[in-house]
């Protein structure tokens, strides 16, 4: 140095242009002597960052950062 993936609640991932979601975790409540399970509800995401398309971008371009992985 070059190519290639990836970045999205606390963690593990899904969403390929129009509603941000699951699954664990977390809090509350029910239910047990009590715990866990279960069940019922809730809280939490600047969608790496910046311009850019677009009527509208997690999504689609262009660059920075960062993490991997091939290659020199």
């Nucleotide at each position: 140095g070059g190519g290639c993936g990836g970045u999205u609640g606390g963690c593990g991932c899904a969403g390929c242009g129009g509603g941000a979601g699951c699954g664990c975790g977390c809090c509350u409540c029910g239910u047990u002597g009590a715990c866990a399970a279960c069940g019922a509800g809730g809280a939490g995401g600047u969608c790496a960052g910046u311009g850019g398309u677009u009527c509208a971008a997690a999504u689609c371009c262009a660059c920075u950062a960062c993490c991997g992985c091939c290659c020199a």

The RNA shown here (transfer RNA) has 72 nucleotides and comes from bacterium HR16. Rfam family: tRNA. Rfam's curators write: Transfer RNA (tRNA) molecules are approximately 80 nucleotides in length. The family's RNA type in Rfam is transfer RNA. The sequence is in RNAcentral, with records from Rfam.